[in-house]
Molecule: Bacterial RNase P class A
Organism: Peptococcaceae bacterium UBA5356
Formats: sequence, structure tokens, C1' cells
RNA sequence: UGAGUAUGCUGGAUGAUCGCGGGUACAUGUGCCGAAAGGCCGUACUUGAGGAAAGUCCGAGCUCCGGAGGGCAAGAUGCUGGGUAACACCCAGUGGAGGCGACUCCAAGGAAAGUGCCACAGAGACAUACCGCCGAUGACGGAUUACUCCGCACAGGUAAGGGUGGAAAGGUGAGGUAAGAGCUCACCAGCGGUCAGGUGACUGAUCGGCUCGGUAAACCCCAUCUGGAGCAAGACCGAAUAGAGAAGCAAAGGAACGGCCCGUUCCGCUUCCGGGUAAGGUCGCUGGAGGUGUCAGGCAACUGGCAUCCAAGAUAGAUGAUCAUCACUCCGCAAGGAGGACAGAACUCGGCUUACAGGCACACUCAUGUG
Repeated sequence: UGAGUAUGCUGGAUGAUCGCGGGUACAUGUGCCGAAAGGCCGUACUUGAGGAAAGUCCGAGCUCCGGAGGGCAAGAUGCUGGGUAACACCCAGUGGAGGCGACUCCAAGGAAAGUGCCACAGAGACAUACCGCCGAUGACGGAUUACUCCGCACAGGUAAGGGUGGAAAGGUGAGGUAAGAGCUCACCAGCGGUCAGGUGACUGAUCGGCUCGGUAAACCCCAUCUGGAGCAAGACCGAAUAGAGAAGCAAAGGAACGGCCCGUUCCGCUUCCGGGUAAGGUCGCUGGAGGUGUCAGGCAACUGGCAUCCAAGAUAGAUGAUCAUCACUCCGCAAGGAGGACAGAACUCGGCUUACAGGCACACUCAUGUG
């Protein structure tokens, strides 16, 4: 200098004017809206989006419903140790895969409990002989004087070689054999035992019989965990409507039965009670597993002590617009001109994932060059 790897931070600043939501103080009228509950109107000060507010994918708090306890079912998780309120998250490791490397990635328990599946090809995909190789048998055929050789047939042996396949009976080499074969040996892989190290996953050494296909994001087995619904949760206030609830008033009127009268039945008014609504209002609502600084413990995630700070809370939803100056990037010799990503809170936290112009810090790797 170039190419990378990893971690963390940032996501324009200041001022002026106008406008909007929240809060506090003052002001407080015979004010306005409303049945009420409750709300509104003035002035001043103050405050007002994010690192992801997003996806709503995990885990919690909180609320209501349900619930003695246990089991079944269903679902989730799945190497080890730690962190945490908890997690499928994070940290530190182990093993495997990739990269020259810094480093990255992994749904990483069990296939020797059982069942299933392994397309096409191939004889055979969990036990198989298609070609080949081998010796035996034949009362078969041929050659030869003969020993014997060749062919054919038949029942066997053989997983060395060929062929199929992603995968074919551990691999390579040597010995051995009729031919072969862990049949034997050496090395390597795997499995198991012992010893050593480690909290552990696991690692190293050594011994053994030689050896067992793959697949569990197939069923399944094992271990651990899990009640449901969500702030439109839910609590309170509170009209209309509804009540075969109570008390009082009135016996006038209406309706039905009837030709008419009497009669019987139903209907009334006032007050109270009452349950209750996504009409409406108040709360829940933002001070919390909170932030910042510092000290201590820990490799770290994280935890503890002390100090300090308070930082939106709307309800159809405010957080905006314009101008000026400065900073940044780009264009231009200059004067000057242009540009600003992803994106918008809705009960609150911890994570994950996804989007993102530009900028900053720190550590490391590889290559090349110069001294």
C1' cells in the first nucleotide's frame, strides 16, 4: 500500500419564527360541552421517537379465568460448564465442517430396544453369487499312445477382480490359500476395557476380539420444560335500553270478552332498587429485572457496593414546517452549487431476526514493496 477478519460506538449541531401532544405553576369566569361521570378555554415555564420504535419469532413481568396432587396425550428443547427473573438468548469451552490465515458455521442425545424407508441403476440395499476366480463330481463330448488337457453339465466354495450405485460386508500393503477371506501380521479408522489428565463435553497412552451399512427436521426411545387468554388484559364511574323487584298514587281513561249494563283480565304515573354496555369518562400508563459514572469480583457473559439522574405517554392517535449559520460528503481552479440512509412509540422489559447513506474507535490476519 492492497485485500480481508472480528468487536464496539455513532445515525448531524446551534439559533429564530409559526404550529401540535404531555406536565407544572399561576389565573378561575353566574364561562362553555355533557343527563351524569368528567372534560374544555388563558398566560408562563418545561418536555416530546429509534437503533432498529419494524417482524410479532422466542422468554418474562402484569391482569383476568382455571387449578389439591399425580398420570396420559400434545408441544418445545437436545454436546459440556457457566450467566440470567426467564429463554430457543448470551459467555467460555469440546467435537465436527470450511478457510493459507485472522476467523466463520453446526437441530451436535440414542441406529447394539423395536418398526419403517433407502428412488433409478444393480444379481443383491441387511444379506445377496450377475460376470469372474477355484477345486470336486459326471455312467457327457473332443484332443492325446498315455500321464493329462480343453469344453459342457451339475451341486458347492469365494466379497480378491469387473459391473451398478450416494452407499456393496472396515481401508492400504504383505503373508497365506485350490481360489479367497481379519484367516494371520504391520499401519490407519472404528468399537470396547484399563490407566492418566479435565468439574464436564472430551483428550492422551495402552490392551483386546477383529468390525457392527445409512436414515431419528421418519415413527420411536431417553432426559428436561410447558395451564389458557391477552392492555380491545383488567378495575372503577356511569345515561339510554331492559327487569313477572319494592313502595306510593289513581280508580278517570283505553283494549279484550259482550247486543248493552254489571263483571273479569290487561295496560298507567311517580320515586327507589337493580344488573349492565367496545355510547361516554377515569385509571391501568410509564420509576423500571431503569439509565449513567465509579469501585470490587469474574477469562467472559454477568454480578455486587456507592454516587447520581428521571428521559414521550397519545386514543384516530402530537413529535411538524420554514429560514439562517456551522460541520460532513460530492462537483468545481475559484466564486459557488448539490446531497443527507433505514425508518414513526401505542402496557412494559430481556433477546433474536430483518432494513440501513455515511462516519468513528480498537484489535488481528494474508499478500506485496521499501528501509